This is a predicted structure of a 71-nucleotide RNA (transfer RNA) from Bdellovibrio sp. It matches the Rfam family "tRNA". Rfam describes the family as follows. Transfer RNA (tRNA) molecules are approximately 80 nucleotides in length. The family's RNA type in Rfam is transfer RNA. NCBI's taxonomy places the organism under Bacteria, Pseudomonadati, Bdellovibrionota, Bdellovibrionales, Bdellovibrio.

């Protein structure tokens, strides 16, 4: 210097053009003399920019990080 691959809540993870979803954590009720369990609630995400479409986590192009491979 070149190719792949990956990026989504705090964490780890689906969604494969139509309102972003689960699991844990966080918060707060409730329950228990009380912590722990458990149960309802709720807050909290798509790495950056263009472009394509009526509409993009999703397709195109580029950047920018980590990871691998060739040299």
């Nucleotide at each position: 210097g070149g190719g792949g691959c990956u990026a989504u809540g705090g964490u780890g993870a689906a969604a494969g053009g139509g309102u972003a979803u689960c699991a844990u954590g966080c918060a707060g009720c409730a329950a228990u003399c009380g912590c722990a369990c458990u149960g309802c609630u709720g807050a909290g995400u798509u790495u950056c920019g263009a472009g394509u479409u009526c509409a993009a986590u999703u397709c195109u192009c580029g950047g920018u990080a980590g990871c691998u491979c060739c040299a």